[in-house]
Molecule: c-di-AMP riboswitch aptamer (ydaO/yuaA leader)
Organism: Streptomyces ruber
RNA sequence: CGUGCGCACGCGCCGAAUCCCGUAAGGGAACCGGGGAACCAUCUUCUGGGGUGAAUCGGGCGAAUGUCGCCAUGCCGAGGCAUGGUCGAUAUACGCGCGUAGGGGACCUUCCUGCUCCGAACCCGUCAGCUAACCCGGUAGGCGAGAGGGAAGGAAAGG
Numbered sequence: 001c002g003u004g005c006g007c008a009c010g011c012g013c014c015g016a017a018u019c020c021c022g023u024a025a026g027g028g029a030a031c032c033g034g035g036g037a038a039c040c041a042u043c044u045u046c047u048g049g050g051g052u053g054a055a056u057c058g059g060g061c062g063a064a065u066g067u068c069g070c071c072a073u074g075c076c077g078a079g080g081c082a083u084g085g086u087c088g089a090u091a092u093a094c095g096c097g098c099g100u101a102g103g104g105g106a107c108c109u110u111c112c113u114g115c116u117c118c119g120a121a122c123c124c125g126u127c128a129g130c131u132a133a134c135c136c137g138g139u140a141g142g143c144g145a146g147a148g149g150g151a152a153g154g155a156a157a158g159g
Stems, first nucleotide, its partner, number of pairs: 011144004018029004030139006040129001048127001049124004057099002060096003064092006070085006102118004107154007
């Protein structure tokens, strides 16, 4: 000097997931989500359907299972049935990578441009279009160490 890990105080990011009161239980504000008329829309239900979320949709490879065809063997009532195959086709979910609708990235919003990252997961339980009144819920969790540039309007700081 660089890098990795841990702790503390700050700063910041994704997200609705913050603030206030209270000893606590809990309550309130704000933000977010769901259900729920008329009108309108839809006529569609096992190929189930639906919700939160940016997280949809493709095709490729691999192995698994099912179905069909083909081949071999055995039985046979000659129609077929059973077993096997390193064979072919097809369907389903899974895994691995490649794209992609879409989404995020340091004062805030919008636009242009560049780079980069994500493109998951979960829930309801046969059931829900929109939806005023009304009703019911959530306020978690996880990350980062130079945050590119230009324009307009603001904010903050300084003078």